[in-house]
About this RNA:
This is a predicted structure of a 106-nucleotide RNA (c-di-GMP-I riboswitch aptamer) from Candidatus Scalindua sp. SCAELEC01. Lineage of the source: Bacteria > Pseudomonadati > Candidatus Brocadiia > Candidatus Brocadiales > Candidatus Scalindua. It was read from a public genome assembly, where an Rfam model found it. The coordinates come from a structure-prediction model, not an experiment, and the mean pLDDT is 79.
Parts: sequence; structure tokens; C1' cells
RNA sequence: UUAUGACAAAGGCAAACCUCGAGUAAUCUUGGGACGCAAAGUAAAAGGGUCUUUCGCAUAUAUUCCUGCUUAUGCAGGAAUAUACAAAGAUAGCCUUACUGCCAGG
Repeated sequence: UUAUGACAAAGGCAAACCUCGAGUAAUCUUGGGACGCAAAGUAAAAGGGUCUUUCGCAUAUAUUCCUGCUUAUGCAGGAAUAUACAAAGAUAGCCUUACUGCCAGG
């Protein structure tokens, strides 16, 4: 120096929850608070995943409800929900990646 990470030392950060504020929302932020973290430091203008919003020029599938038709099986229309696709946004304490960083036993 690099890799690596202790029955080491000095420190650091801060989950859930409550709270000031912002946002349609995901979420961010102020203060408190500690579940945990060897990068729980930075980057969302490196790549994925997840989450939110918009019926997005629109479209497809499934379920439920309502109405009408039909001898019946069923059919048509409308509405709601969910999923797929697209766009925008969020997430670094989801993962990979890049850069930087304390200590030094083995």
C1' cells in the first nucleotide's frame, strides 16, 4: 500500500414511533428517539428492483356491482378494483457499480 474486518481504541450514523414544515402521493425535512450499521459516507445525470401519481392518443385481461335482452345457456352497455404497457416522480437503511474515508491485532 492492497485485500480483509477483531472478545481492539477513538469516534460516527440513526430504524420504528412521536413532532415542526413541504408534497396529490410515494417520500423528504426540523427536533426527540435508538432497531441496527465497517461505509447505514456521496452519486437516482451508471444499471436494475421496489413504491407513488396520471386513464396517459390509448389498449388488453380478470373479478365485482348495476341496467337491458333471452325459454335457458348466455349476450350487450356502464361503473369500480387489480394486473400488464408508457410517462413523470420517489427510494443510496433493496441490490450491483463508481468515488472517497477512521483504525490496524491476525